[in-house]
RNA sequence: GAAAAAGGCAAACCCGGUGAAAACCGGGGACGCAAAGCCAAUGGGUCUAAAGUCACGCAAGUGACUACGAUUGCCAGGCCGCCGAA
Numbered sequence: 001g002a003a004a005a006a007g008g009c010a011a012a013c014c015c016g017g018u019g020a021a022a023a024c025c026g027g028g029g030a031c032g033c034a035a036a037g038c039c040a041a042u043g044g045g046u047c048u049a050a051a052g053u054c055a056c057g058c059a060a061g062u063g064a065c066u067a068c069g070a071u072u073g074c075c076a077g078g079c080c081g082c083c084g085a086a
Base pairs, nucleotide, nucleotide: 001083008033009032013028014027015026016025017024018023031073037079038078039077042076043075044074045071046070047069052065053064054063055062056061
């Protein structure tokens, strides 16, 4: 699942914290969500680039590449599960 009820989660934004960043955690807040529960050490996508490599530079530094970082509220896959008529 009945444009059902119960119960659940919580985008943006604000405050505090962590982090190089992406982003995450706590509080407030609700755009949405029927798995918006778990797995990123299952595959792909996307974001970031600290460390590393390379290039330039006298140097300070700048640029390019790169995930071992992040995202399951980007998609697929796996695991588990609450409530309830006909």